Overview
A computed fold for a 90-nucleotide RNA from Streptomonospora nanhaiensis, annotated as Glycine riboswitch aptamer. Rfam family: Glycine riboswitch aptamer. Its family is annotated with glycine biosynthetic process in the Gene Ontology.
[in-house]
RNA sequence: CGAUACCACGCGGGAGAGACCCCUUCCAGGGGCGCCGACGGGGCAAUACUCCCCAGUAACCUCUCAGGCACCAGGGACCGCGUGGAGAAG
Numbered sequence: 001c002g003a004u005a006c007c008a009c010g011c012g013g014g015a016g017a018g019a020c021c022c023c024u025u026c027c028a029g030g031g032g033c034g035c036c037g038a039c040g041g042g043g044c045a046a047u048a049c050u051c052c053c054c055a056g057u058a059a060c061c062u063c064u065c066a067g068g069c070a071c072c073a074g075g076g077a078c079c080g081c082g083u084g085g086a087g088a089a090g
Stems, first nucleotide, its partner, number of pairs: 001090001006085008018033001020032005034069003040065001041063003047058004
């Protein structure tokens, strides 16, 4: 000097599911039934990993608690780019 990988911030991309029924102070809100899963949360049946076994861990798996389900807006795992930071093969 310094890559991959890590953290934070900024920008961009970013799905799914009722334009259902009833009520109302009426375009929005409440209730009912139905549905979605890629914030969060719970859990390991299958799956993956670790392990001699027992077992443990994890998620884009699963449950839908919360949340969400025309458009707009918001949120959004993840991906890309940039800036900074720590660390560091070389």

The prediction has a mean pLDDT of 82.
The model forms 86% of the base pairs in the Rfam consensus.
Lineage of the source: Bacteria > Bacillati > Actinomycetes > Nocardiopsidaceae > Streptomonospora.
RNAcentral holds the sequence, with entries from Rfam.